RNA sequence: GGCUCCAUCGGCUAGCUGGUCAGGCCGCCGCCCUCUCAAGGCGGAAACCGGGGUUCGAGUCCCCGUGGAGCUA
Numbered sequence: 001g002g003c004u005c006c007a008u009c010g011g012c013u014a015g016c017u018g019g020u021c022a023g024g025c026c027g028c029c030g031c032c033c034u035c036u037c038a039a040g041g042c043g044g045a046a047a048c049c050g051g052g053g054u055u056c057g058a059g060u061c062c063c064c065g066u067g068g069a070g071c072u073a
Base pairs, nucleotide, nucleotide: 001072002071003070004069005068006067007066010026011025012024013023019056028044029043030042031041032040049065050064051063052062053061
């Protein structure tokens, strides 16, 4: 240099053939329970790598870029 793959809450991840509030687990915060703590119950905050394009509608499809991984010369 060429080719392929990956990028989503603080962490790990789901998202099928484009569709309405982006879900789950752990963690965090609040409340309940308890003499207290832990455990348990209930609730809450928190994310689509960046920029364009297609579309009525994009996390999802296309292009470019960035970062990472692998193969190859």
Predicted 3D model of a 73-nucleotide RNA (transfer RNA) from a soil metagenome.
Its Rfam family is "tRNA". Rfam links the family to the GO term triplet codon-amino acid adaptor activity.
Its mean pLDDT, the model's own confidence on a scale to 100, is 80.